[in-house]
RNA sequence: GAGUCAGGCAGUCGCGGAGAUCGCCGAAAGGAGUCUUCGAGGAAAGUCCGGACACCAAAGGGCAUGGCGGUGGGUAACGCCCACCCGGGGAAACCCGCGGGAAAGUGCCGCAGAGAACAGACCGCCGAUGGCGCGCCCACACGUGAGGCGCGCACAGGCAAGGGUGAAACGGUGCGGUAAGAGCGCACCGGCGCCGCGGUGACGCGGACGCGCAUGGCAAACCCCGCCAGGUGCAAGGCCAAGCAGGACCUCCGACCCGGCCCGGCGAGGUCCAGGUGGGCCGCAGAGAUGGAUGGCUGCCCCCGACAGAAUCCGGCUUAUCGACUC
Numbered sequence: 001g002a003g004u005c006a007g008g009c010a011g012u013c014g015c016g017g018a019g020a021u022c023g024c025c026g027a028a029a030g031g032a033g034u035c036u037u038c039g040a041g042g043a044a045a046g047u048c049c050g051g052a053c054a055c056c057a058a059a060g061g062g063c064a065u066g067g068c069g070g071u072g073g074g075u076a077a078c079g080c081c082c083a084c085c086c087g088g089g090g091a092a093a094c095c096c097g098c099g100g101g102a103a104a105g106u107g108c109c110g111c112a113g114a115g116a117a118c119a120g121a122c123c124g125c126c127g128a129u130g131g132c133g134c135g136c137c138c139a140c141a142c143g144u145g146a147g148g149c150g151c152g153c154a155c156a157g158g159c160a161a162g163g164g165u166g167a168a169a170c171g172g173u174g175c176g177g178u179a180a181g182a183g184c185g186c187a188c189c190g191g192c193g194c195c196g197c198g199g200u201g202a203c204g205c206g207g208a209c210g211c212g213c214a215u216g217g218c219a220a221a222c223c224c225c226g227c228c229a230g231g232u233g234c235a236a237g238g239c240c241a242a243g244c245a246g247g248a249c250c251u252c253c254g255a256c257c258c259g260g261c262c263c264g265g266c267g268a269g270g271u272c273c274a275g276g277u278g279g280g281c282c283g284c285a286g287a288g289a290u291g292g293a294u295g296g297c298u299g300c301c302c303c304c305g306a307c308a309g310a311a312u313c314c315g316g317c318u319u320a321u322c323g324a325c326u327c
Base pairs, nucleotide, nucleotide: 001327002326003325004324005323007301008300009299010298011297012296013295015039016038017037018036019035020034021033024031025030041307045318046317048316049315050314051313052312053233054232055231056230065229066228067227068226069225070084071083072082073081074080085099086097087096088095089094100224101223105222106221107218108217109216122163123162124159125158126157129156130155131153132152133151134150135149136148137147138145139144140143171189172188173187174186175185176184190213191211192210193209194207195206196205197204198203237282238281239280240279246273247272248271249270250269251268252267256265302305
């Protein structure tokens, strides 16, 4: 690193589901009893991803918003898994990576530091050239300098090798070169481009080829590119359907209203209808409810037993876990 197990056996008493039986109970359905059989996990957990399923919404297209991000494959799908690539770590087995784009644009880079992106000069190095000073030579008008040589200063200025700051300082090492230096030149390494070969690909290898090298980091900053995404979750949702209230039709007309009668209304009875509350059933499972089961006791043995218990169902991830075993 990968994987397996999660006290074992026997007896006994219970709990829940299903099936059978039923001579006792019941009009029946069925109940009691009896028998048979099944009854938590590797995580059932967190509810973090992805789906199935269900309802709602929805012409088509775009914008916005969110997520994902090396390559190839697996899958119903995934942010998961496998293999590989690249980068980093390790002597190795192996481990780690929030791993598209920083030469599309915008923005940011604290502190320290001279300078942080059109680089910069604190210490330091140099001072070839110019300047200043001194000495010597030389010249003469004899205290001056048109000139030459040497030494000094570090004023102008040159440099970025070394030191120092920092997460990061504008390729690295060496030789040459120079006043000192510098890809300034060269060799090697690195980089970029091009070409060739290998690979499905990410990418790798090679070049007696080209370019002295041009573009530091951050996208878990905006942004750009590609791909994905309608919303809500089984208290989804579907079916049946008391009572009360409602609607339609039929019958009746005692009482009430109209001066009387008919119709009608009110009222009474009946039939039917719609939505649907209480309630029930399904959804719902090779455990499976909705007052929600899966437990206790005894005996023997051992290394004396961890984390923890289903609630629509699957695929993952993550977290918790006494110990034992295999490779």